Molecule: RNase P RNA; transfer RNA
Organism: Marinicella algicola
RNA sequence: UGAGUUGGCUGGGCAAUCGCGGUUGUAAAAUCGAGGAAAGUCCGGGCUCCACAGGGCAAAGUGCCGGAUAACGUCCGGGAGGCGUGAGCCUACGGCCAGUGCAACAGAAAGAUACCGCCUGCUUUGCAGGUAAGGGUGAAAUGGUGCGGUAAGAGCGCACCGCGCAACUGGUAACAGUUGUGGCAUGGUAAACCCCACUUGGAGCAAGACCAAAUAGGAGAGCUAUGGUGCGGCCCGUACCGUUCUCGGGUAGGUUGCUUGAGAGGCGCAGCAAUGCGUUUUCCAGAUGAAUGAUUGCCACAUCGUCCUAACCGAUGUACAGAACCCGGCUUACAAGCCAACUCAGCUU
RNA sequence: UGGGAUGUCGCCAAGUGGCUAAGGCACCAGGUUUUGAUCCUGGCAUUCGCAGGUUCGAGUCCUGCCAUCCCAGCCA
Numbered sequence: 001u002g003a004g005u006u007g008g009c010u011g012g013g014c015a016a017u018c019g020c021g022g023u024u025g026u027a028a029a030a031u032c033g034a035g036g037a038a039a040g041u042c043c044g045g046g047c048u049c050c051a052c053a054g055g056g057c058a059a060a061g062u063g064c065c066g067g068a069u070a071a072c073g074u075c076c077g078g079g080a081g082g083c084g085u086g087a088g089c090c091u092a093c094g095g096c097c098a099g100u101g102c103a104a105c106a107g108a109a110a111g112a113u114a115c116c117g118c119c120u121g122c123u124u125u126g127c128a129g130g131u132a133a134g135g136g137u138g139a140a141a142u143g144g145u146g147c148g149g150u151a152a153g154a155g156c157g158c159a160c161c162g163c164g165c166a167a168c169u170g171g172u173a174a175c176a177g178u179u180g181u182g183g184c185a186u187g188g189u190a191a192a193c194c195c196c197a198c199u200u201g202g203a204g205c206a207a208g209a210c211c212a213a214a215u216a217g218g219a220g221a222g223c224u225a226u227g228g229u230g231c232g233g234c235c236c237g238u239a240c241c242g243u244u245c246u247c248g249g250g251u252a253g254g255u256u257g258c259u260u261g262a263g264a265g266g267c268g269c270a271g272c273a274a275u276g277c278g279u280u281u282u283c284c285a286g287a288u289g290a291a292u293g294a295u296u297g298c299c300a301c302a303u304c305g306u307c308c309u310a311a312c313c314g315a316u317g318u319a320c321a322g323a324a325c326c327c328g329g330c331u332u333a334c335a336a337g338c339c340a341a342c343u344c345a346g347c348u349u
Numbered sequence: 350u351g352g353g354a355u356g357u358c359g360c361c362a363a364g365u366g367g368c369u370a371a372g373g374c375a376c377c378a379g380g381u382u383u384u385g386a387u388c389c390u391g392g393c394a395u396u397c398g399c400a401g402g403u404u405c406g407a408g409u410c411c412u413g414c415c416a417u418c419c420c421a422g423c424c425a
Base pairs, nucleotide, nucleotide: 001345002344003343004342005341006340007339008338009337010336012299013298014297015296016295017294018293020033021032022031023030024029035320039331040330042329043328044327045326046325047204048203049202050201054236055235056234057233059200060199061198062197063196064078065077066076067075068074079093080091081090082089083088094195095194099193100192101189102188115135116134117131118130119129120128121127122126143161144160145159146158147157148156162184163182164181165180166179167178168177169176170175208256209255210254211253218247219246220245221244222243223242227241228240229239230238249424250423251422263282264281265280266279267278268277269276270275300318301317302316303315304314305313350421351420352419353418354417355416356415359374360373361372367405376392377391378390379389380388398414399413400412401411402410
């Protein structure tokens, strides 16, 4: 200098005027007012009600190990496998010797099989037996290579590699290493059913509580105590005694829940880290057809003003997007720009 | 705001991992007819909303996005 990897950050700035929402105030006025994703609503939790939530089945989810956490499918650290020259990145990564299923076409054969070939025998254009070394098919073909062995072959024997099992060593563990042993018996597929381990009661702030208003307190259907409902899959158990559905009618106003919270910032300590602990400072939107905007001036950046380079001037524009009970994550969108660490290649010293 | 459902040709739609993705209407071409309708024959999905993954193989299974549609409070 070029190419790249990882992590983090900003999200136009300042001032004036007008306007909108909340709070305080008699008033004047003062003060506060979107985000890193407020989004998708994909996970987890708080909170609220249903019986503070019981037993069993079913159903759903997760799936290497350890840790963090209120919890998680998240995060951190590690192991194994794969990709990359490398920094690094990716992984639904338990189990097909419990059972069942599936594998189109091709192929002899896709789980118990001999089509061609090879070898042996015989009653020889063929039949019987042996054989998975060779050919051919397929996504996948009965551990691989070599030597021995054999009628031809074959883990049939041996060596190395792979695989399984056992012991020992290191490690909390996943796992790794060493030694011995089995000759391979048990082909693939679980984002196929399933098995194993762990987790999960249901609903959601339109939850829930209170006040007010309004009336056709109606009609039909189901079940009515061996019943119905709570109990939004089923059974048991338990509580209550009328209750469920449809149609029609009325009203759709206010208060609360509501923002002080697993809160935010700084500093210190512990830890590789996620994170935790201590201390200090601070209060930072609460709307409900739903506020957070507009204009002007200066600056920053981008585009255009025939082409290239630089300066000046002028015009236009400023990403994605917008709180709705609150948090922790994930995922997705994002103009322009900044910072840190690291890798590879070339050149120079 | 919360909860739920669905995306396959222009329209309606079948498809339950396997060969080139059924079928109807519509459309296009040809035939029949003097012409038109009817009828007959043939054609019409470079891919199942989009993007990744699992698998030998995905419309179908899994994950993430996108679009469209539906439902809701209180009184009696």